[in-house]
RNA sequence: GCGGAUAUAACUCAGUCGGUUAGAGUGUCAGAUUGUGAUUCUGGAAGUACGGGUUCAAGUCCCGUUAUUCGCC
Repeated sequence: GCGGAUAUAACUCAGUCGGUUAGAGUGUCAGAUUGUGAUUCUGGAAGUACGGGUUCAAGUCCCGUUAUUCGCC
């Protein structure tokens, strides 16, 4: 340099051929329980890598950029 893959919460992942509120587990915060802690229970906060485009509507489709990764020369 060329080609492919991946990017969703602090971490690991799901998200159905574009559709009406983006979810789970772990973690974290608050409360309950406990003599204290752990466990358990309840509730909360927190996210679509970035910039454009298509569309009534985009995590999902298209283009570019960035990062990581695999292969080829």
A computed fold for a 73-nucleotide RNA from Closterium baillyanum, annotated as transfer RNA.